[in-house]
Context: one part of a larger RNA
RNA sequence: CCCAUGGAGUUUCUUUCACUGGCAAGGUUAAGCACGUAAGUGCGAAGCCGCAGGGAAACCGACAGUCCGCAGCAUUGCAAGGGACGGAGUGUGCUCGCUCGGAGUCAGUGGAUGGAUACCCGAAGCCGGUCGAUCUAUGCCUGGGCAGGGUGAAGCCCCCCGGAAGGGGGGUGGAGGCCCGCACCGGUACUGAUGUGCAAAUCGUUCGGAUGACCUGGGUAUAGGGGCGAAAGACCAAUCUAGGCCGGCAAUAGCUGGUUCCUCUCGAAACUGCUCGUAGGCAGACCUCCGUGGAGACGGGGCGUGCGGUAGAGCACUGAUUGCGUGUUUAGGGAGCGAGAGUUCUCGGCAUGCUGUCAAACUCCGAAUGUGCGUCCGUCGCAGAAGCGGGGCAGUGAGGGCACUGGGGUAAGCUUAGUGUCCGCGAGGAGAACAAUCCAGACCGAAGUUAAGGUCCCAAAGUAACCGCUAAGUGUUAAAGAACAAAUGGUGUCUGGCGGCAGAGACAGCUGGGAGGUUGGCUUAGAAGCAGCCAUCCUUUAAAGAGUUCGUAACAGAUCACCAGUCGAGUUUCUGGGCCCAGAAAAUGGACGGGACUAAGCGGUUCACCGAUACUUCGGGCCACCGAAAGGUGAUGCGGUAGAGAGGCGUCGUGCGUGGAUGGAAGCAGGGGCGUGAGUUCCUGUGGACCGCGUUCGAAUGAUAAUCAUGGGAAG
Numbered sequence: 001c002c003c004a005u006g007g008a009g010u011u012u013c014u015u016u017c018a019c020u021g022g023c024a025a026g027g028u029u030a031a032g033c034a035c036g037u038a039a040g041u042g043c044g045a046a047g048c049c050g051c052a053g054g055g056a057a058a059c060c061g062a063c064a065g066u067c068c069g070c071a072g073c074a075u076u077g078c079a080a081g082g083g084a085c086g087g088a089g090u091g092u093g094c095u096c097g098c099u100c101g102g103a104g105u106c107a108g109u110g111g112a113u114g115g116a117u118a119c120c121c122g123a124a125g126c127c128g129g130u131c132g133a134u135c136u137a138u139g140c141c142u143g144g145g146c147a148g149g150g151u152g153a154a155g156c157c158c159c160c161c162g163g164a165a166g167g168g169g170g171g172u173g174g175a176g177g178c179c180c181g182c183a184c185c186g187g188u189a190c191u192g193a194u195g196u197g198c199a200a201a202u203c204g205u206u207c208g209g210a211u212g213a214c215c216u217g218g219g220u221a222u223a224g225g226g227g228c229g230a231a232a233g234a235c236c237a238a239u240c241u242a243g244g245c246c247g248g249c250a251a252u253a254g255c256u257g258g259u260u261c262c263u264c265u266c267g268a269a270a271c272u273g274c275u276c277g278u279a280g281g282c283a284g285a286c287c288u289c290c291g292u293g294g295a296g297a298c299g300g301g302g303c304g305u306g307c308g309g310u311a312g313a314g315c316a317c318u319g320a321u322u323g324c325g326u327g328u329u330u331a332g333g334g335a336g337c338g339a340g341a342g343u344u345c346u347c348g349g350c351a352u353g354c355u356g357u358c359a360a361a362c363u364c365c366g367a368a369u370g371u372g373c374g375u376c377c378g379u380c381g382c383a384g385a386a387g388c389g390g391g392g393c394a395g396u397g398a399g400g401g402c403a404c405u406g407g408g409g410u411a412a413g414c415u416u417a418g419u420g421u422c423c424g425c426g427a428g429g430a431g432a433a434c435a436a437u438c439c440a441g442a443c444c445g446a447a448g449u450u451a452a453g454g455u456c457c458c459a460a461a462g463u464a465a466c467c468g469c470u471a472a473g474u475g476u477u478a479a480a481g482a483a484c485a486a487a488u489g490g491u492g493u494c495u496g497g498c499g500g501c502a503g504a505g506a507c508a509g510c511u512g513g514g515a516g517g518u519u520g521g522c523u524u525a526g527a528a529g530c531a532g533c534c535a536u537c538c539u540u541u542a543a544a545g546a547g548u549u550c551g552u553a554a555c556a557g558a559u560c561a562c563c564a565g566u567c568g569a570g571u572u573u574c575u576g577g578g579c580c581c582a583g584a585a586a587a588u589g590g591a592c593g594g595g596a597c598u599a600a601g602c603g604g605u606u607c608a609c610c611g612a613u614a615c616u617u618c619g620g621g622c623c624a625c626c627g628a629a630a631g632g633u634g635a636u637g638c639g640g641u642a643g644a645g646a647g648g649c650g651u652c653g654u655g656c657g658u659g660g661a662u663g664g665a666a667g668c669a670g671g672g673g674c675g676u677g678a679g680u681u682c683c684u685g686u687g688g689a690c691c692g693c694g695u696u697c698g699a700a701u702g703a704u705a706a707u708c709a710u711g712g713g714a715a716g
Stems, first nucleotide, its partner, number of pairs: 001713006011116003015112009026049003032043004053060002063086001065085004072078002087100005119258002122255001126248006137222009146212001148180003151176001155172007184209003189205002192203002224240001226236002261648006271284005286395001288392002290389003296380003300377008312365001313363002318359003323354007332347006399423010428439003443620007453610003456595003462607001464606006475597002488582003492579006499572003509566005515539003520534003545560001549558002621638002623634004649702001651699003655695006667686008
C1' cells in the first nucleotide's frame, strides 16, 4: 500500500415542544395484592398535574357589557376564533405592574435541554495498593587477580673532610595513589565503519589507567517523595525532574482525527455586545420549519418637504505662520551720549494695516452621495402581505480577493474600516496552466443562435478586405501581487506646428578676395589679430574682426568671419506626436502556451465565421398553487457548503395474512430489463437446502477514509 471482516448520536431519568390516540373540569396510577406456565388481566387515589390569581408577607380574592371583523353561514346581515374598549381581582393604586369570559391530563412516536461514559478513538498527568537492588549506585562479610622492563626515597655499610654538629663520595637497599607497557579495567579522537546494524550502543585504528581512592567472584543490606549518589538529576532490571504492575477509570481534553443508504424544498455566518474572554461560550443579527394573523408591503424611479457640517474652500473665531509698514515700551538683550536722572538708535515683545500660507481634535461658508416623512409610478400580495409567537430547530461568531473611498505604513499577496461584488457555498466558456479577472448563475435530453475571447499549424473559425506604421524577431503577454522597466540620449524613421533665408540666386561645395593706419596701447626677454590686461576706432572697399581656430621663441604660414564669382531650388533653427534604438547584469538549458511569423506584429476602418450548461425552439421531470380528475398557471420557480424541513430504499428479527423450493432455495458468477435514485426484476451457469411477498411492531440497521482494530496479501 491492497483486500476481507469489524468499526462511532445509544439507553434511562428530568424538563420542554410538535403530532397521534384515550378520557375530560378533570386526567392518571406508584409500590403492592390477586389470578395466570407465560403473555398479561383485574384490583390498588397514597401521590402528581390541572381546576385562580395577586402579594416579600400577613392576607385578600376575579367578565358574558359595547363595538369592529377573518373563516363560515347567509344575503347585506349574523359572526366561533381574533381585535379595540369597558369592567373585575390583587399589590398602599381610576392613572403603574401582573392577572381574569374553563382545558387539561395520561400514554405513544418524534425534535431538543440537563444529569449520567452520553457520537467514537486519543493524552501528558493525579491518587491507592502491591512487585522489584540477578542491571545499576553505595555499604558490609568472605575469596580471587595484576607478563615484562625502567627509575632508584629512607635506612644500613665503607671511604673522605670536620673539634663537633654535619657535609661529600661509593656501595647496599628497594620506597612510590612513581615511569614504559600485556592481561584486566576504561572509552579520547576519527565527530571513521555501521545506522531496516553482527549489535535497541556494536566494529576498526587511535587513546587513558594498569600496586591502587585498583579490578573482580560469591553472599548480604538500603525501595518509590523513598533509596543510593567523589553530584551528572546520575542510577534504582533496554523504564527515572519521582520505577514497574494492577486498580480509581470509559479521569479530563474549550484540542486533533473520524462519524456508514437515496431523492426533493429552502438555505447561512465568519458581524454586534458581554465573558481570566480572544482555538471556547452566552445573548442579538443572519437560516429553516410550524402556528397565528387577515391587507397591505418594498431594496427601484419622479416630485414635494425636512435633516446634516464631510469633500472642497476659507481665515470671520481658536491656534500655527511669510514679508513690509505703523503704533507702543507693558517682558527682555545690545550699542551710543550723559556726572546722574535719563535720552537716542537697534534687536525683540505686544497691538494693528496690507501681503503670503496651514489645521483630525479651527469654521464666516459648504456640496455630491446619503437619509426621515408625504404622494404618484413601478414591483409583489386573499393562490395569504405586514405584523405576532418567552413556538420547535440550527449553524456561524479564525474569513478572503477585486473595484472605489478613508486611517496607519517607504512599501507589501501589508494592516484597519466603509460601500458594492464575487470566492467561501458556484459548475460551464475565456485567461497556456491559475478560489475570487472577463463572459455567464448548471432540473434532464436534442437542435439552433450568440457572449467573453478568437479565426497560419498544434486547435473550431479569414493565410479576409482597405489605409498607414515598425526592421528592432521590436512584437505576436487585457491587466497584475507574477521580469516588468526609468531618468536620460538618438542626424533610426513617419507625421504635424511657429519662424528665418531663398530666382534681387538661398543652403552645401568649388574658384578668387579676405586690405590700409598697425607690430593698436599696456605688459613682456619677446607679445606683430591669436599668453595676459585695457580699448575695440578710422580709412579704402563688393567685402574684410584691432580678429574664429591651428601654428611660431616672436614673426611667418594655414584657416574662419565677411564679400564676389560659379552652380541652380529649396534650405535651416526650434517645437508637438507615432513606432523604433541605446540605457538593459543572476545563478541546471528555455521559453510569445509551443511551432513558427516581416505579418501570423502595431494603429485605424469594414464584413464574415468559430465559440458556454447563457438565449431561443421542441420533448420530458420535479416543486408551488388551483382542480374530484383531466388539465391549467408560474415574466420573476428547480447551483449550493454549514444547517433546517419532507418523502423514501435496503438489512436483521417479530406477530398476522399469503406464497415459492431436490421438476433445485439462499449465496456466487456472467448477461438482459425497470426506476431520478437508494435499489429492484428476469435469464443462464454454479450451488445443494432453505427463501420470499403484503402488513404490524422492534432494532447492537447501511463505511473508500479515524497515522482506525483483527486477519490475509504485495512491494521496497
Large-subunit ribosomal RNA, domain II from a Dehalococcoidia bacterium, 716 nucleotides, folded computationally. The prediction has a mean pLDDT of 83. The sequence was found in a public genome assembly.